Predicted 3D model of RNase P RNA and transfer RNA as a complex of 412 nucleotides. Rfam match: Bacterial RNase P class A. Its family is annotated with ribonuclease P activity, dimeric ribonuclease P complex and tRNA processing in the Gene Ontology. It is annotated as a ribozyme. The prediction has a mean pLDDT of 77.
Parts: sequence; C1' cells; structure tokens
RNA sequence: CGAGUAAAACAUACGGCGGCGAGGCGUUUUAUGCGUCUUGAGGAAAGUCCGGGCUUCAUAAGGGAAUGGUAACUGCUAACGGCAGCCGGGGGCGACCCUAGGGAUAGUGCAACAGAAAUAAACCGCCUGCUUGCAGGUAAGGAUGGAAAGGCGAGGUAAGAGCUCACCAGCAUUAUGGAGACAUAAUGGCUCUGUAAACCCUACCAGAAGCAACACCGAUUACAGGAGCGAUACGCCUCCCUGCGUGCUCCUAAAGGUGGCAUGAGCCGCGCGGCAACACGCGGCCUAGAUAGAUCGUCGUUUAAUACAAAACCCGGCUUACGGUUUAGUCGCUCA
RNA sequence: CCGGGUGUAGCGCAGUUGGUAGCGCGCCAGCUUUGGGAGCUGGAUGCCGCGAGUUCGAGUCUCGCCACUCGGACCA
Repeated sequence: CGAGUAAAACAUACGGCGGCGAGGCGUUUUAUGCGUCUUGAGGAAAGUCCGGGCUUCAUAAGGGAAUGGUAACUGCUAACGGCAGCCGGGGGCGACCCUAGGGAUAGUGCAACAGAAAUAAACCGCCUGCUUGCAGGUAAGGAUGGAAAGGCGAGGUAAGAGCUCACCAGCAUUAUGGAGACAUAAUGGCUCUGUAAACCCUACCAGAAGCAACACCGAUUACAGGAGCGAUACGCCUCCCUGCGUGCUCCUAAAGGUGGCAUGAGCCGCGCGGCAACACGCGGCCUAGAUAGAUCGUCGUUUAAUACAAAACCCGGCUUACGGUUUAGUCGCUCA
Repeated sequence: CCGGGUGUAGCGCAGUUGGUAGCGCGCCAGCUUUGGGAGCUGGAUGCCGCGAGUUCGAGUCUCGCCACUCGGACCA
C1' cells in the first nucleotide's frame, strides 16, 4: 500500500435569526391571547417475526381431545424460538464465519424420468452343466440414476462374494477423561438407501383476544322503535364434557370527552463475582406524550455537514434498510 | 395503531399426499363470405411477486422481503 475479518462509539458540529408541540411561572374578567423559562424521536422509532407486562372475557387461569410451537449440552434471563460459553458438522491459506443440530431397527407414505431392478435385484458380462438356448451359480466389471447392497488392497475361488485378513468409515460393548453434549483407546460381530422444512414418534411449552384492549363521565324521542333467530339458542373467539347464567344478532345510527399514558424487568457512574451472557452492592438522575398528530427553515464558520429513516400503551429480543469514523487481529506485496 | 387475506398467460381464475403448469375470454394464422361478424380448424403466450434454504427434484414445504386488499373505535 492492497485485500479481507471482528468489535466499538456516533449518527448535520458550533453560532445568529425566525417558527412548531408539551409543561411551569407571570399578565389578563374565565377561556383565548401575549411575555418568559425549561424540555422535545431512533439505532433501527420500520417489518409485526417471537417473548413478556397490562386489560377484559360472570364462575373460568376447570377436565379431556384436537391444534400450534420448540429441539445437541451447560448456563443467563421476568420470559423467549433470544443471548453467552462449549460440543458435533461445514466453509476459509488465515483473522474468523455459518449451522431448523432429537428419532429413519415404532409404524405408514413417497422416490417422477432413466434403468433389468429403487429397498427390491441377473439386462449385458463372467463361470459350470447339458446343449445351441435353456438350467444353475455369481453383485468383481459394464450400463442408468441424486441414490444400486460399506470403501480400497491382498488372499481365496470353477467364476465370485466380509468368504478371510490389514487399513479406513459406520454400529454395539467396556475402560479412561469431562459438570454435560462428547472425546480417546481397546474389543466384538460383520454393514443397516434417502426423505421427518412428509405423516408420525419422543421430550418440553402454550386458555383466547388485544390500548380501536379496557374503565369512567356526558349527550340523545332513549331500561326507544323495527327486522331476524331462538332455550336443540347464546355466552372464554377450535370441539366435547361437567357446571352456571341469560335472551342474542342486525338496522334506524351518526365516531364526544377523560383516564389507561410515561418511575420503568429505567438510565448513568463506581466497586465487586463470573471466561462470558449476566448478577450483586453503593451513589446520582427523571429523560417526548400528540389525537389530523409537534423536532423545522434560513444565514454564517470549518476541508465538509452525508445515508436509512420519524414515537402513538410500554418493555426484552430477532429480522430487514443504511452513512462515514475509530480500534484490534489476519493474509499478500514492496521498501528499510 | 391492531388483526386477517391474496399475488400463476393480456384479463378473470384452477392447480394436494412435491415429479414435464392448465381452463374460459382475449390474441395470431388458415377455412368459410363479395366483405365483415358468427362458426370450424390449428397455434403462440408464463423466471408461478422477489430472494435464500430443505430435497435428487419446489407453483406446492420453511424462512426473510415487496406489493395489493379486507376488517376492527362510540354504543344502553
């Protein structure tokens, strides 16, 4: 210098002028208005893909079935399908990265086309016998396929074959190490197709709906009128059972207000335990809350002021979009 | 803001145990007709919304994006 890897913090700096939302104070007869002070979006506020808080569903968060989800191990956490560490597998020269990673001897299904044959073997070939196309043996070779009866070499044989042996892969048992997944070694018999992001089996988890939930206040011709369906109906949003309660749905009929709603599994600093995720202790801080929806415009300075994008009940994650900066490793080349 | 559904030919739609993607209308050519329409015969038309994964193989199964679309507020 180039290429590539991981992590971190920041995400239009500083100043002038003007404007907007919320709150406090002052002024004003209430309100409005005016003046002044404070404060005012994100790392993803996004997708809504998971997990919770919170709320309602009379009893009820009841029992069973169905359905859905997760999947090595150990830990962390309020919880998780998340995170950390570690094991196995895979990729990269390397730093490092990826991994839906239980079970295919519980059972069922599927494997098109090609090929003789797809879980089951004799088409060609090889060998033997009779004989000139039959019978038997044979999975070493050919051909098809994503996949063809462990791989490879030697012995052996009529020809062959784990039939026998060495090595390798797999399986089972034992021993040792480890908290565990698992690793290593020895021994044994002799080999098992793939697919579970097909049904399924095993283990564990899950009641449903969602802040337009829900609670309260006010208004109306108002415990209103009309239509439909019923107790075999409706009521916890799949079904059944137990048990309880009671009318239910639509139209006339149109979108008022307040709370929920900002002190929270909160943020920052220090100490301490742990490889880490994270936990514990002490101290400090209060940090948007709208309801047609507020964060902007312009000028100047510096080399320059850039991307993706804007809260809507709130948190923990994941995923996706995206700008430059810094730090620490790796590989290559060149120079000293 | 919350919760559903759908993307397949120009248009409207099918497509199930994963195995060569179809139907109707429309389009093109031919026949028929003086010509057109109707009719008859034949034909073309697809990155199955996009990108990954599982699988020998994906419109179909799984994951992530994109677009379109529907419903939900007060209410005795």